Predicted 3D model of a 327-nucleotide part of an RNA (large-subunit ribosomal RNA, domain IV) from a Clostridia bacterium. RNAcentral holds the full RNA, with entries from ENA. NCBI's taxonomy places the organism under Bacteria, Bacillati, Bacillota, Clostridia.
Context: one part of a larger RNA
RNA sequence: CCCUUGUUAAGGAACUCGGCAAACUGACCCCGUAACUUCGGGAGAAGGGGUGCCUGGGAGACCAGGCCGCAGAGAAGAGGCCCAAGCGACUGUUUAUCAAAAACACAGGUCUCUGCUAAGUCGAAAGACGAAGUAUAGGGGCUGACGCCUGCCCGGUGCUGGAAGGUUAAGGGGAAGGGUUAGAGGAAACUCGAAGCUCUGAACUUAAGCCCCAGUAAACGGCGGCCGUAACUAUAACGGUCCUAAGGUAGCGAAAUUCCUUGUCGGGUAAGUUCCGACCCGCACGAAUGGCGUAACGACUUGGGCGCUGUCUCAACAAGGGACCCG
Repeated sequence: CCCUUGUUAAGGAACUCGGCAAACUGACCCCGUAACUUCGGGAGAAGGGGUGCCUGGGAGACCAGGCCGCAGAGAAGAGGCCCAAGCGACUGUUUAUCAAAAACACAGGUCUCUGCUAAGUCGAAAGACGAAGUAUAGGGGCUGACGCCUGCCCGGUGCUGGAAGGUUAAGGGGAAGGGUUAGAGGAAACUCGAAGCUCUGAACUUAAGCCCCAGUAAACGGCGGCCGUAACUAUAACGGUCCUAAGGUAGCGAAAUUCCUUGUCGGGUAAGUUCCGACCCGCACGAAUGGCGUAACGACUUGGGCGCUGUCUCAACAAGGGACCCG
C1' cells in the first nucleotide's frame, strides 16, 4: 500500500449521475392507525408502550409486592418509513452467458373463419392432430382487469356480396389459305389441278378473374388551406373562398410525445435545465397500432421528506488475509 471486517469526536447526504454502499428498523404482547377505495383493501399504515428474576394470590389469562444488572426479544437469526408523479391493472414470463423492464403473457373485449369427412395444421400419400370435441365448440387477427367511452371518412388497398354489360384461356368450331399430285394443257420451260394425306387457321361458342355495381374501418388506413370581421386594444362566436373520401369529436396536452425550450405562471428550495399543479402557441396527442381515469400490486422509472449513517467535511485506529523483510 491492497483486500475483507470492526469502531469513531462534531456535523449528518454537504458525497454522488443517483443515498450507490453502509447504517437505521427488526421477535412477541398491548394501545393506536390517514387520504383513497373495486368496501376486499390500504395496514405490520404511520406513531407509541411493554418484555428478566423471586414471593404471594389465581384454573388460567394475569394481578400485587419485592430484587439485580450498563443492558431482561440480555448472544445469533428476524420490515426502515412517508408524500407525489409516470408506465403496466394484478400473480406470472423473458434475452441459459452484459438488458427482468414500461417488453411478453394474462382474465376480459371485439372482429373473422368453421355445420362436421368442420375450418385450420403436419404429411407427394396413407394417415394423424383438431377431437373420441360439435358454434356456450374449435382456428386466426387485434386489444388487454375494472370504470366512463370509443367520433367523422368506403375515394385508394383489402375482404364480402352482385351479376346486366365490356374484356378474357384451353376446348369446341371450321370459313379461308398453303404443301403434295392421279390427271389435263403445252414442243419445252412450265401452268392448272380432283380425292386422299398434311400444315396453318377466321367468324362463332365459352368459366373464374379483371373492369363494373354495392357493402364493410374493434379491415390496411386517412381525419385541410387562405382572407376578412365586434364602439380601447387584443381576440374572433360570424362571413367569404379554394380543395377533399372526410377534414380530429370526447378526453388529454411543453406529455416515455414540445423543435423553438431552462416556454409562461404558481408550488417546493436560501438558490430547482429535474419534479408537481396549471395555461394551450399539440414543430409532430387522440379514441381497441384504443382515449382518459383508476383502488391494489411492482428487485420498474422520476421528484420530495423523516429517520439513519465514514457517502462526505476528513480522515483515524484496530483485527484478519496479502504485499514487503528475515529464515